[in-house]
């Protein structure tokens, strides 16, 4: 340095719900909250898949699979 692993330590993120707000909606943002997560970090017609739709058309989901990248340690 790479791969594998997640026992220990320091820690990290934050589901559902509730409140406020934006949106037609899916859903997003902030606060609270903590179901869980060893990538629960990033990536959305420039992989697949799912969802919404007031309109010619457009939008959303990364905590669904997937791709990319990364910290600690070595039971």
């Nucleotide at each position: 340095g790479u791969a594998a692993u997640u026992a220990a330590a320091c820690g990290g993120c934050a589901a559902a719900g509730c409140u406020a707000u934006c949106g037609c909606a899916a859903g997003g943002u902030a606060g609270u909250g903590a179901c869980g997560c060893a990538a629960a970090a990033c990536u959305a017609u420039a992989g697949g898949g799912u969802c919404u739709u007031a309109a010619u058309a457009a939008g959303a989901c990364a905590g669904c699979c997937a791709g990319u990248u990364g910290c600690a340690a070595u039971c």
c-di-GMP-I riboswitch aptamer from Erysipelatoclostridium sp. AM42-17, 75 nucleotides, folded computationally.
The coordinates come from a structure-prediction model, not an experiment, and the mean pLDDT is 85.
Rfam family: c-di-GMP-I riboswitch aptamer. From the family's description: GEMM was predicted in a large-scale screen for bacterial structured RNA regulatory elements. Rfam links the family to the GO term cyclic-di-GMP binding.
RNAcentral holds the sequence, with entries from Rfam.
The organism belongs to Thomasclavelia, within Bacteria.